[in-house]
RNA sequence: UGCCGAGCCCCCGGAGGAACCGGGGGACGGGGGACCCAAGUUCGUUGGGGUGAAUUCCACGGUGAUCCCGUGGGAAGCGCUGGCUCUUUCUGCGCUAACCCGUCAGCUAACCCCGCAGGCCGAGGAGAGAGG
Numbered sequence: 001u002g003c004c005g006a007g008c009c010c011c012c013g014g015a016g017g018a019a020c021c022g023g024g025g026g027a028c029g030g031g032g033g034a035c036c037c038a039a040g041u042u043c044g045u046u047g048g049g050g051u052g053a054a055u056u057c058c059a060c061g062g063u064g065a066u067c068c069c070g071u072g073g074g075a076a077g078c079g080c081u082g083g084c085u086c087u088u089u090c091u092g093c094g095c096u097a098a099c100c101c102g103u104c105a106g107c108u109a110a111c112c113c114c115g116c117a118g119g120c121c122g123a124g125g126a127g128a129g130a131g132g
């Protein structure tokens, strides 16, 4: 200077003070929650649900095993243009995790609650359009 991500800005105080801690507000993000609509739910070797792109199928092996783990491949989803931003096409490369609630939650107006982190350093290349 940039990248993934909602994860940025302002005010007050600790405090003289960038970072740090606490509080308040704005922006952004998420959850709960009626009528109507939709749908049954749970039990069996397997509760159900949420954030997130991070799901699913096939083959082989670990196994007695439909669970789980590993390897390989496919589908689906997501990310990357080095100098304003956004949308989009082709192509190249990469990712497909982790965590939470605690037996409970479809949608959902009013209303209520929560987050505002963390991790990276070449994060490609060519074209079209819109805004500024």
Stems, first nucleotide, its partner, number of pairs: 002120003008026007028115005037106001047104001048101004055075008076096005084131008
This is a predicted structure of a 132-nucleotide RNA (c-di-AMP riboswitch aptamer (ydaO/yuaA leader)) from a soil metagenome. The coordinates come from a structure-prediction model, not an experiment, and the mean pLDDT is 78. Its Rfam family is "c-di-AMP riboswitch aptamer (ydaO/yuaA leader)". Rfam's curators write: This family represents a conserved RNA structure found upstream of the ydaO and yuaA genes in Bacillus subtilis and related genes in other bacteria.